[in-house]
RNA sequence: CUCUUAUCAAGAGCGACCGAGGGACAGGCCCUAUGACGUCCGGCAACCUCUAAGUUUCAUACUUAGUCGGUGCUAAAUCCUGCAGAGCUAUGGCUCUGAAAGAUAAGAG
Numbered sequence: 001c002u003c004u005u006a007u008c009a010a011g012a013g014c015g016a017c018c019g020a021g022g023g024a025c026a027g028g029c030c031c032u033a034u035g036a037c038g039u040c041c042g043g044c045a046a047c048c049u050c051u052a053a054g055u056u057u058c059a060u061a062c063u064u065a066g067u068c069g070g071u072g073c074u075a076a077a078u079c080c081u082g083c084a085g086a087g088c089u090a091u092g093g094c095u096c097u098g099a100a101a102g103a104u105a106a107g108a109g
């Protein structure tokens, strides 16, 4: 980097350092010197590992709990929309569904 599978409306600081950008891309709309982004600490969560209990068709299958470890996350629904379809419409637009794109995890190449 590519492929497969799963998830993406919940949750998480009034801390320290730094010092001007940031929210993937485009359009919008936002955050930001009342310090953003980033780093550290703290925290959240439970994808993987591990532990315990339970179920059982007895296969390390499933469920529940925990959270030492590997990741991840810690403004706004993945901030909204990007493509297609359906419904409504006071023709400005609104709502819903699915895809695409993206993110994360696990596995494979």
Stems, first nucleotide, its partner, number of pairs: 001109008013041001015040003021031003025082004042074003047070002050066006078101001083098006
This is a predicted structure of a 109-nucleotide RNA (SAM riboswitch aptamer (S box leader)) from Alkalihalophilus pseudofirmus OF4. The same sequence occurs in records of 2 taxa. Its mean pLDDT, the model's own confidence on a scale to 100, is 84.